[in-house]
Background
A computed fold for a 745-nucleotide part of an RNA from a Candidatus Aenigmatarchaeia archaeon, annotated as large-subunit ribosomal RNA, domain II. The RNAcentral record of the full RNA draws on ENA. Its mean pLDDT, the model's own confidence on a scale to 100, is 80. Rfam family: Archaeal large subunit ribosomal RNA.
Context: one part of a larger RNA
RNA sequence: AACAGGGAGUUUAUUUUCAUGGCGAGGCUAAGGUAGAAGUACCGGAGCCGUAGCGAAAGCGACAUGCUCGUAACUUCGGUGUGGAGCGCCGUAUGAAAGUGCGGGAAGUCAUGGGAAUAAGACCGGAAUCCUGACGAUCUAUUCCUGGAUAGGGUGAAGUCGGGGGAAACCCCGAUGGAGGCCCGAUACCGAAGCUGUCCCAACGCGCUCGGGUGAUCCGGGUAUAGGGGUGAAAGUUGAAAAUCAAGAUUUUCACAUUGCUGGUUUUCAACCACCAAAAGCCAAUCGAGUUAGGUGAUAGCCGGUUCCUUCCGAAAUGGACCACAGUUCAGCCUGACCUGAGGCGGAUGACAGGGUAAAGCACUGAUUGGGGAGUCAAGGGGCGAAAGCCCCAGCUUCGCUGUCAAACUCUGAAUCUGUCAUCGCCGUAGAAGGUCGGAGUGCGGGCACAAGGAUUAAGUUCUGUGUCCGAAAGGGGAACAUCCCAGCCUGGGGUUAAGGUCCCCAAAUGUUGACUAAGUCACAAAAGUUGUUUUCAACCAUAAACAGCGGGGAGGUUGGCUUAGAAGCAGCCAUCCUUCAAAGAAAGCGUAAAAGCUCACCCGUCUAGGUUGAAGGCGCUGAAAAUGGACGGGAGUAAGUCAACUACCGAUACCCCAGAUUUAACGAUGGUAGGAAGGUAUUCCGUGGGGGCAGAAGCAGGGCUGUGAGGUCCUGUGGACCGCAUGGAAUUGAAUAUCCUGUU
Numbered sequence: 001a002a003c004a005g006g007g008a009g010u011u012u013a014u015u016u017u018c019a020u021g022g023c024g025a026g027g028c029u030a031a032g033g034u035a036g037a038a039g040u041a042c043c044g045g046a047g048c049c050g051u052a053g054c055g056a057a058a059g060c061g062a063c064a065u066g067c068u069c070g071u072a073a074c075u076u077c078g079g080u081g082u083g084g085a086g087c088g089c090c091g092u093a094u095g096a097a098a099g100u101g102c103g104g105g106a107a108g109u110c111a112u113g114g115g116a117a118u119a120a121g122a123c124c125g126g127a128a129u130c131c132u133g134a135c136g137a138u139c140u141a142u143u144c145c146u147g148g149a150u151a152g153g154g155u156g157a158a159g160u161c162g163g164g165g166g167a168a169a170c171c172c173c174g175a176u177g178g179a180g181g182c183c184c185g186a187u188a189c190c191g192a193a194g195c196u197g198u199c200c201c202a203a204c205g206c207g208c209u210c211g212g213g214u215g216a217u218c219c220g221g222g223u224a225u226a227g228g229g230g231u232g233a234a235a236g237u238u239g240a241a242a243a244u245c246a247a248g249a250u251u252u253u254c255a256c257a258u259u260g261c262u263g264g265u266u267u268u269c270a271a272c273c274a275c276c277a278a279a280a281g282c283c284a285a286u287c288g289a290g291u292u293a294g295g296u297g298a299u300a301g302c303c304g305g306u307u308c309c310u311u312c313c314g315a316a317a318u319g320g321a322c323c324a325c326a327g328u329u330c331a332g333c334c335u336g337a338c339c340u341g342a343g344g345c346g347g348a349u350g351a352c353a354g355g356g357u358a359a360a361g362c363a364c365u366g367a368u369u370g371g372g373g374a375g376u377c378a379a380g381g382g383g384c385g386a387a388a389g390c391c392c393c394a395g396c397u398u399c400g401c402u403g404u405c406a407a408a409c410u411c412u413g414a415a416u417c418u419g420u421c422a423u424c425g426c427c428g429u430a431g432a433a434g435g436u437c438g439g440a441g442u443g444c445g446g447g448c449a450c451a452a453g454g455a456u457u458a459a460g461u462u463c464u465g466u467g468u469c470c471g472a473a474a475g476g477g478g479a480a481c482a483u484c485c486c487a488g489c490c491u492g493g494g495g496u497u498a499a500g501g502u503c504c505c506c507a508a509a510u511g512u513u514g515a516c517u518a519a520g521u522c523a524c525a526a527a528a529g530u531u532g533u534u535u536u537c538a539a540c541c542a543u544a545a546a547c548a549g550c551g552g553g554g555a556g557g558u559u560g561g562c563u564u565a566g567a568a569g570c571a572g573c574c575a576u577c578c579u580u581c582a583a584a585g586a587a588a589g590c591g592u593a594a595a596a597g598c599u600c601a602c603c604c605g606u607c608u609a610g611g612u613u614g615a616a617g618g619c620g621c622u623g624a625a626a627a628u629g630g631a632c633g634g635g636a637g638u639a640a641g642u643c644a645a646c647u648a649c650c651g652a653u654a655c656c657c658c659a660g661a662u663u664u665a666a667c668g669a670u671g672g673u674a675g676g677a678a679g680g681u682a683u684u685c686c687g688u689g690g691g692g693g694c695a696g697a698a699g700c701a702g703g704g705c706u707g708u709g710a711g712g713u714c715c716u717g718u719g720g721a722c723c724g725c726a727u728g729g730a731a732u733u734g735a736a737u738a739u740c741c742u743g744u745u
Base pairs, nucleotide, nucleotide: 001745002744003743004742005741006740011120012119013118014117015116016115017114018113019112020111021110022109023108026049027048028047032043033042034041035040053060054059063088066087067086068085069084073080074079089104090103091102092101093100094099123305124304125303126302130295131294132293133292134291135290141225142224144222145221146220147219148218149217150215152184153183154182155180159176160175161174162173163172164171165170189212190211191210193209194208195207197206198205227287229283230282231281308680309679310678311677312676313675318331319330320329321328322327332442333441334439335438336437337436338435339434343427344426345425347424348423349422350421351420352419353418354417359412360410361409365406366405367404370401372399373398374397375396376395380393381392382391383390384389445470446469447468448467449466450465451464453462475486476485477484490660491659492658493657494656495655496654500650501649502648503635504634505633509647511646512645513644514643515642516641522637528622529621530620532619533618534617535616536615537614538613539612540611541610549606550605551604552603553602555579556578557577560574561573562572585600588599589598590597661670662669663668681734683731684730685729686728687727688726689725691723692722699718700717701716702715703714704713705712706711
C1' cells in the first nucleotide's frame, strides 16, 4: 500500500411532550405471595397521581348556569348552537376603603411506542498530566576492592664523583645521574575540534584532517549509592570601605572556636560519622523527575471519524449576558403538530400628517477678508511743546458695506422614508395573519452595487446602512475564473429565445448603409505635450492681386547730442525730430578696435488663388522600465478595429409544445449545506400461518428482466444441505475514509 473481517447516539432511572389503546371522578398497583415445566394466570390498595383553591401562617374555603356574542354542525333559512369568547357572580390573601394578586361553570390515570432533558464512561477514538506500589547502576555518573595495559625517540632537575676558587658562607667547571599532571609521536589505547565530507551498513557508522598518549592515564572483573531520590572537576562574575579581602567597619558573644602551620601525644595501618557549589548532564536508544502495573473508559469549551434509500420544507454567521471572545445561555432566523376563525400585504397611485438629513444660508453659536462711520482709550508706538497737555496710529466696543466656513451652527429646507385614509392589485374559509407546544441548527461569514465614517494616500484593507448573490446554486456567457452578465436543474423528446456572438480554431453574416483610424490603435494608464489627421465655429487679408518664393530699392540733414582712447543705427545715458520719396527706424539682428560690410522693417516689380490667426469636438501619437521565453484565448485581421443605424442567423437545464413520475380540488409545484418532518428498503433472530429442497437448499460466478431508489426477481454454471414468503414482534441492524483495529499478501 491493496484486500478481507471488525468498527461509533446505547442501556437504566427520573422528568417532560406527542401518538395509540384500556378504564374514567377516578386510574394504577409496588415489594411480595400462590399455581405452573414455561409463556403466563391469580392475589397483594401499602403507596402514587387526580378529584379545590387562597394564604408566610393561624386559618378560611368556590358558578354541574343568570345574560349576551358566536366557530363547526344542523336548519323549517327565521335561527338553534357542543367546544370557545365577553359580562355578571363567587373563594381566598391584602387593604380603613377603593381596588389589586391568585383561583372558580368537574378529566384524569395506567400501559406501549416516538422525540427530548438530567444523572451516570453516555456517539466513538485521541493527550500532556496527578497519585500509589513494584522493578532497574550488564548503559551511564561517582566511590571502594582486585587485576591488566602503556612502540620508539628527545630533553636532561635534584643528588653524587673529580677538578678549581674562597677566611667563611658558598660559588664555578667537567662528568655521572635519570626527575617531570615535561616534549615529539604509531592503525597499542583513549578522545571527538573541522569537513556542517559521505543517501544509512549504522536511531552517531565510514573516510581524511585533529587532541591526549607515565597520568587527576586507560581498561577487565567484583562492589556501593534509587526516583522529589541518587550521582554530578559545566560555563561565568566581583577584587570592593581605605597599603590587609572567597564577602564592610566597630563593640560584645559563640570562644580557651577550628586549623592542613608550629609544638606535642600515640607502636603502626585502618575504620566509622557528618557536610558538600554547579550543565537540570547522567541513572539501560526513556530524564525539569526512569521504567512498569494500578487508580482509569482521568479530563479535553480542542482535533479526527460517525455506516441504506426516497419525498416535503429549509436556515444562521445578528443582538443582550457571561474570567467571555475556538465556548455557553436568552432572543432572532428554520421545522413539525395542534388551537383559533377573517382578515393580511416593505405591491401601485393619490390625499393628509410627521421630520430637520442633502442642499443652501449667516438671522443665532463659533471661526473668518478688506475698507468706512461713531464711541472709548490707565499701560504701547510716533509727532509738537519748557511743562501742563494736545494731535495721530495701534487696541477695544458698536453700526452699515464687502468676501468666506461648520459632525457636535440654523432664518430656511428637499428627494427618499414613516403613519393614517381612499381607490386599485395580490394572498386568504381547500384556513391567511395570530397563538400554544415538541425538535433544531446557527451565533468565524464573504464578494458586488449604491450611500457614508476612520486611517495624511492605498489595499482582494477596516467599521456601518440598504439591496443582491455566493455560502447552501447546477446550466449558458465572460479564454481559464465561489460570489460579473443571462438564468433558479423532476425524467425523456422537439422547437423559440436571453446574455453573448456570427473569418478559422467554433454553432451562426468574409451581411447592408454612412463616417473615422494607419497607430496592429483595437488589445492597461495620468499629469503634460503634439504644424498626425478629420469636423465645426470666429476674426482678419485677398483679382484695386493677398500668403509664400524670386529680382530691385532700403536715401539725405548725420559720425543726432552726451559719454569715451574710440562710440559713426547697433558698450552705455538722453532725445527719437525734419527732408526727399513708391518706400526706407536717429534702426530688429549679425558684424568692426572704431569704421566698413551682410540682412530686417518698409516700398516697387514678377507670379498667381486662396491665405493668416484663434477656439472647440472626433480618432490617433509621445509620455510608457522587471526580472525562465510569451501572449488580443490563439491563428491571424486594415477590418475580422472604432462610431451611428438596420436586417438576418447562432446560442442555455430559461420560455413554449408532446409524453411520463410524485403531489394537488384545480391552477400549479418538485436546486439545496446545517437542520426539522414523513414514507420505505435490506440484515439477524422470535411467534403464528402457509410453502420450497439430494429430480439439488444456502453461498459463489456470469447474464436477462424490473423498480425514482435502497433493492427485487429469473436463467445458466458451480456447490452439496438446508432455505424463503405473508403477517406481527425484537435488535450488538447497513462503512470508503477515524496517520482507525486485527489478519493476509